[in-house]
Context: one part of a larger RNA
RNA sequence: GAGUAACGAUAAAGCGGGUGAAAAACCCGCUCGCCGGAAGAUCAAGGUUUCCUGUCCAACGCUAAUCGGGACAGGGUUAGUCGGUACCUAAGGCGAGGCCGAAAGGCGUAGUCGAUGGAAAACAGGUUAAUAUUCCUGUACCGCUAUAUACUGCGAUGGGGGGACGGAGAAGGCUAGGUGAUCAGGGCGAUGGUUGUCCCUGUAUAAGCAAGUAGGGAGAUUCCUUAGGUAAAUCCGGGGAAUCACUAUCCUGAGAUGCGAAUUCGAGCUCAAUUGCGAGCGAAGUCAUUGAUGCCAUGCUUCCAAGAAAAGCCUCUAAGCUUCAGGUAUAUAGAGACCGUACUCUAAACCGACACAGGUGAUCAGGUAGAGAAUACCAAGGCGCUU
Numbered sequence: 001g002a003g004u005a006a007c008g009a010u011a012a013a014g015c016g017g018g019u020g021a022a023a024a025a026c027c028c029g030c031u032c033g034c035c036g037g038a039a040g041a042u043c044a045a046g047g048u049u050u051c052c053u054g055u056c057c058a059a060c061g062c063u064a065a066u067c068g069g070g071a072c073a074g075g076g077u078u079a080g081u082c083g084g085u086a087c088c089u090a091a092g093g094c095g096a097g098g099c100c101g102a103a104a105g106g107c108g109u110a111g112u113c114g115a116u117g118g119a120a121a122a123c124a125g126g127u128u129a130a131u132a133u134u135c136c137u138g139u140a141c142c143g144c145u146a147u148a149u150a151c152u153g154c155g156a157u158g159g160g161g162g163g164a165c166g167g168a169g170a171a172g173g174c175u176a177g178g179u180g181a182u183c184a185g186g187g188c189g190a191u192g193g194u195u196g197u198c199c200c201u202g203u204a205u206a207a208g209c210a211a212g213u214a215g216g217g218a219g220a221u222u223c224c225u226u227a228g229g230u231a232a233a234u235c236c237g238g239g240g241a242a243u244c245a246c247u248a249u250c251c252u253g254a255g256a257u258g259c260g261a262a263u264u265c266g267a268g269c270u271c272a273a274u275u276g277c278g279a280g281c282g283a284a285g286u287c288a289u290u291g292a293u294g295c296c297a298u299g300c301u302u303c304c305a306a307g308a309a310a311a312g313c314c315u316c317u318a319a320g321c322u323u324c325a326g327g328u329a330u331a332u333a334g335a336g337a338c339c340g341u342a343c344u345c346u347a348a349a350c351c352g353a354c355a356c357a358g359g360u361g362a363u364c365a366g367g368u369a370g371a372g373a374a375u376a377c378c379a380a381g382g383c384g385c386u387u
Stems, first nucleotide, its partner, number of pairs: 013031006032384004040364004046344002050342001051075006060068002080141002082340004087118002092113003098107003122139005142336001144334009153321002158316004166303004172296003177290005183202005188196001204264001208259003215252004219244008228236002265285001268281004304307001350359002366378004
């Protein structure tokens, strides 16, 4: 220079009360304003205690601070079903033998790892200061082991099926959700009117089990035979015959319906009280309409560039075992391990040296107007961006 620039989005504050040494900024209340395909909610990645409670204010916070993602102390993450491992494989990695190389090492078979994919099973409500599909209540489901009963050809690292898949488009059936009415409870206006065709609030309830619908797909069953499926096969494939059917039968399949549920929830009311906690009781709980980008649907139609693999699962036999063992069905009993689980996540907690106007994958998607996830104004919810 200079008590100058600046104090990091122009979404915005005002008042009352509290606490306190001190309050524009902390807490409570009432107004006002902003977002609302987000500036709300839920996850993945990443972070790693930042979560909750008490105490504190040196430093950190672009100001003050009684406040804080700051300091100190204590507390907090509960699973057969959510995710991972105990299963499977992809790209890719490693790689017994092996090949190559002077060596270091490179490549690679069998194999073994490797999810971003495949593969068994849980919902509703309640509860904590902080966890909950994990605790509690109620109602379920899955595979495994053992025993009992009944029936019985079982058996794999092998064969077959299945799993099993692209783009685009169209029509249909539904549901979530929305809206209106109905019903229930409450209200009658501090200002002219408001007992009315008035106003406000609510009208909610899962998985599972039963039966199997709209719709979609396929001919089905039996017998004979067989140079294929590295051996075998009753399985698959090829050939032939019979019966039934092409409105049948079988497979698949949302939703609705009944049970679940005399449950739970529920506007509100009562009691207790207070310093911001609670306990109890509990009405109505129906119909119509609209309607998805969700489900049926990995469906259907169509196109050419022709769109993973393996296991779980079903089936077939080989070796073998065949009064055993094993398998199927039902019932009962038992066990169901380990790891993650707090909090944040379009952000002051991640990546950007910062509490940085930048960047960051997925899911949910209310009302009015609108073709619309545009835009505008609002709901739930969250904020007013630390002078």